[in-house]
Context: one part of a larger RNA
RNA sequence: UGACGGGGGCCCGCACAAGCGGUGGAGCAUGUGGUUUAAUUCGACGCAACGCGAAGAACCUUACCUGGGUUUGAACUGCAGGCGAUCGUCCCAGAAAUGGGAUUUCCCUUCGGGGCGCCUGUAGAGGUGCUGCAUGGCUGUCGUCAGCUCGUGUCGUGAGAUGUUGGGUUAAGUCCCGCAACGAGCGCAACCCUUGUCCCUAGUUGCCAACGGGUUAUGCCGGGAACUCUAGGGAGACUGCCCCGGAAAACGGGGAGGAAGGUGGGGAUGACGUCAAGUCCUCAUGGCCUCUAUGUCCAGGGCUACACACGUGCUACAAUGGGCGAUACAAAGGGUCGCAAAGCCGCGAGGUGGAGCCAAUCCCAAAAAGUCGCUCUCAGUUCGGAUUGCAGUCUGCAACUCGACUGCAUGAAGUUGGAAUCGCUAGUAAUCCCGGAUCAGCAUGCCGGGGUGAAUACGUUCCCGGGCCUUGCACA
Repeated sequence: UGACGGGGGCCCGCACAAGCGGUGGAGCAUGUGGUUUAAUUCGACGCAACGCGAAGAACCUUACCUGGGUUUGAACUGCAGGCGAUCGUCCCAGAAAUGGGAUUUCCCUUCGGGGCGCCUGUAGAGGUGCUGCAUGGCUGUCGUCAGCUCGUGUCGUGAGAUGUUGGGUUAAGUCCCGCAACGAGCGCAACCCUUGUCCCUAGUUGCCAACGGGUUAUGCCGGGAACUCUAGGGAGACUGCCCCGGAAAACGGGGAGGAAGGUGGGGAUGACGUCAAGUCCUCAUGGCCUCUAUGUCCAGGGCUACACACGUGCUACAAUGGGCGAUACAAAGGGUCGCAAAGCCGCGAGGUGGAGCCAAUCCCAAAAAGUCGCUCUCAGUUCGGAUUGCAGUCUGCAACUCGACUGCAUGAAGUUGGAAUCGCUAGUAAUCCCGGAUCAGCAUGCCGGGGUGAAUACGUUCCCGGGCCUUGCACA
């Protein structure tokens, strides 16, 4: 000087407390451990691994296993020699890769050759092989915590100190005051995006108040530029104003005005560093290893196994509910190898059909919870839907291993969950639907969108994490 303390003081955070809803019990989905296996590819392991890499494992992917092939190779560059095709189509063998056969067949030229392609040889290739403890890059975490440093000066023999400590204050090393310090840098804040109010500009595909026309009805038409909205510009919030407290300070408390008030809400943004944290399987890369295989091509299988254990979720156990009928209100997205309307067929998944739309125009598209009726009456039930049988639909070369969905039948566990444990402070939790990426198909996961919409916070003694000062120390 740090680190540490079941030392002290001050302070903060859904850290506790106060509340609301869960997990832990059940069934299923998914990841992991373990076990099994020819293989169940690999990585990730307290927080910070475990719906994680994977934003899509039937083939492919694929890195694993078995078997069948191949060795200048699937892809790439150069050199030397030889050849003129290669591809495609058809036939045969084969699981295919591949092999054999038939057929077809180049361009430019100064005629030297060149381009392109194939074969042979050769130097190189190739490797998701190892090392993340050789590395770059990227990322997680402490933590959006308020810290981390430097120049000069001063003090100290020196390590170092001071500044950065102190008194206040703040979300903040934020600001004020004081001070052997005076300044400065990286962080904080602001500048950026979005949302909340108003104004201006612009009105099509969006809008419809007034006028006219038309319809069973609809901005449908003429038209309008007000309103909504769209998307560009601007205004607005700064403790600016008033009162009180405070040290004529910073700042705090209250009030006015205002759509918004003291950082308005949300996001992006992550200092010096820590964890030899993670990643050599994104990529790049040193070293090592491999070179008739640890490369590469193909078929099939596996990654989907199952006594069990754990994590994360979904659905429930019901009446604030289930079923049936009627009926209302979104936002944000996506669409031409695409989204697909009306109509018709089917109980349905879906089929048929193809209008319209490169989309503020058309489509996906129904929003659901809600509301209004009817029914069920506390039961393993008209709760719950696992499991299984049969029959189908769709995608795809192909759904046996191993897809999703539909109909009929079947109707399991489950009556609110031990010890323990998680999230959340407001348009939040809870709850309800909608969309998107990936994608032929496949979502309870992920990422977004809106609808309905709470309870509680006395307080900081305690648990956890963190910041500052101080103290002890046998630690570095």
This is a predicted structure of a 476-nucleotide part of an RNA (small-subunit ribosomal RNA, 3' major domain) from an uncultured bacterium. It matches the Rfam family "Bacterial small subunit ribosomal RNA". Rfam links the family to the GO terms structural constituent of ribosome and ribosome. RNAcentral holds the full RNA, with entries from ENA, Greengenes and SILVA. The prediction has a mean pLDDT of 85.